[in-house]
RNA sequence: UAUAAUUCUGUUGGAGAGUGACGACGCACAAGGCGGCGUCCACCGAAGGGGCAAACCCCGAGCCGAUGCUCGCGGGUGAAUCUCUCAGGUCCAAGGACAACAGGGUUCCC
Numbered sequence: 001u002a003u004a005a006u007u008c009u010g011u012u013g014g015a016g017a018g019u020g021a022c023g024a025c026g027c028a029c030a031a032g033g034c035g036g037c038g039u040c041c042a043c044c045g046a047a048g049g050g051g052c053a054a055a056c057c058c059c060g061a062g063c064c065g066a067u068g069c070u071c072g073c074g075g076g077u078g079a080a081u082c083u084c085u086c087a088g089g090u091c092c093a094a095g096g097a098c099a100a101c102a103g104g105g106u107u108c109c110c
Base pairs, nucleotide, nucleotide: 004107005106006105007104008103009102010101011100012099013098018041020040021039022038023037025035026034027033042090043089044088048086049084050083051082055077056076057075058074059072060071061070062069063068
């Protein structure tokens, strides 16, 4: 700082990647049809979670007229739609970061 920030609710939009293989089970049975589960292989990143750059702080060493400056396979803090793929996901549906609009709550700390 209020035509702001943050949060909640509603509406709208909202990407990627397997209708993979096998197994037992349940349902349905004309049928190797459907369902979730387990194992394995392949893949995706936009629920959630992990990782880090500058910068800042600390420590050590050195330098300087100077409150400072420089150095270090040193320590800490440290963002994302980046990155990892633990979780999650891979026809449709659902979910979905995020965005727009409408309405409600809050106004603290640095």
This is a predicted structure of a 110-nucleotide RNA (Glycine riboswitch aptamer) from an uncultured Planctomycetota bacterium. The sequence was found by an Rfam model in a public genome assembly. The prediction has a mean pLDDT of 78.